[in-house]
Context: one part of a larger RNA
RNA sequence: CUGGGCGUAAAGGGUACGUAGGCGGCAAAUUAAGUCGUGCGUGAAAGGCAGGGGCUCAACCUCUGGAGUGCGCAUGAUACUGAUUUGCUCGAGUAAUGGAGGGGGAACCGGAAUUCAUGGUGUAGCAGUGAAAUGCGUAGAUAUCAUGAAGAAGACUCGUGGCGAAGGCGGGUUCCUGGACAUUAACUGACGCUGAGGUACGAAGGCCGGGGUAGCGAAAGGGAUUAGAUACCCCUGUAGUCCCGGCAGUAAACGGUGCACGCUAGGUGUGGGAGGAAUCGACCCCUUCCGUGCCUGAGCUAACGCGUUAAGCGUGCCGCCUGGGGAGUACGGUCGCAAGAUUAAAACUC
Numbered sequence: 001c002u003g004g005g006c007g008u009a010a011a012g013g014g015u016a017c018g019u020a021g022g023c024g025g026c027a028a029a030u031u032a033a034g035u036c037g038u039g040c041g042u043g044a045a046a047g048g049c050a051g052g053g054g055c056u057c058a059a060c061c062u063c064u065g066g067a068g069u070g071c072g073c074a075u076g077a078u079a080c081u082g083a084u085u086u087g088c089u090c091g092a093g094u095a096a097u098g099g100a101g102g103g104g105g106a107a108c109c110g111g112a113a114u115u116c117a118u119g120g121u122g123u124a125g126c127a128g129u130g131a132a133a134u135g136c137g138u139a140g141a142u143a144u145c146a147u148g149a150a151g152a153a154g155a156c157u158c159g160u161g162g163c164g165a166a167g168g169c170g171g172g173u174u175c176c177u178g179g180a181c182a183u184u185a186a187c188u189g190a191c192g193c194u195g196a197g198g199u200a201c202g203a204a205g206g207c208c209g210g211g212g213u214a215g216c217g218a219a220a221g222g223g224a225u226u227a228g229a230u231a232c233c234c235c236u237g238u239a240g241u242c243c244c245g246g247c248a249g250u251a252a253a254c255g256g257u258g259c260a261c262g263c264u265a266g267g268u269g270u271g272g273g274a275g276g277a278a279u280c281g282a283c284c285c286c287u288u289c290c291g292u293g294c295c296u297g298a299g300c301u302a303a304c305g306c307g308u309u310a311a312g313c314g315u316g317c318c319g320c321c322u323g324g325g326g327a328g329u330a331c332g333g334u335c336g337c338a339a340g341a342u343u344a345a346a347a348c349u350c
Stems, first nucleotide, its partner, number of pairs: 004321003007304002012318001014201004021194003025088007033081002035077008049065006091191001092188003095184004103177007114150008125136002162169002206247006215241002220236004258317006266295011299306002323350003332343004
């Protein structure tokens, strides 16, 4: 190199955009680079192969023949691939119309709850647990009413329901803004798919600077439990959780299932749209496109299961795997303020 694989056995990159590269729709003409044919040349000798010969045989030596992936030149073929040119509209995109949405960013606004502060009423408990204690309270707590302050989160609606590439997104209003979908079929005319490197985004926790801090709460302190209890339970409580700016770049980043396209029985929900029939009608019914679930057929699978949202049948491109441990570690490189991330072995051992 060839091979077999990647839902759960080892194996899909966290996600997207995109460079190089790889691959690429229909028709015609030209060309003849790839491809195929023919001829010539070359492809040293030795070796190897086939047939003969010589040492008594063999090894060994020797003769003849053929072979020799390949390379070069000439000439021819043109289906396929390539190149050039011309066209096409189904792929892809543009436009117009329309509705859906927790998609993103910014500003402003509102209510419930919690805590705190002040004042009123009021009196001996409150809180907490398996039971307690620490804790709070006669300096008047808990409870209750009124007023005020602050921060965080968005009950119900809420739905295997919606949106987003993924991470993720849920009070309201306004402004800015991305994408998808349907219908029309007006326009462009292959403009496409994938994507090594690269770039951007990327939960929680963490780091740096500045703010903020109601509740919760690593660490820490105390009370219990216990043989002990560096825990589980309780009372406090700092970082953090929140905002702005910067870094970090990881997750069971999961559908444990890469992306794109085509093909292959159905049934039944649900979200968005279009058309038809019927109707008083917006409902119901039928058809169709896009999404999201369940059930099952063929087929696939080691089984479980998957099953038009494939793990079925195929094509293109990328990533990854190759016995367990050592180890996602050491060393080196790159990145980072650090924590660490990334790339990534071996000895040894079973």

About this RNA:
This is a predicted structure of a 350-nucleotide part of an RNA (small-subunit ribosomal RNA, central domain) from a Bacteroidales bacterium. Its mean pLDDT, the model's own confidence on a scale to 100, is 87.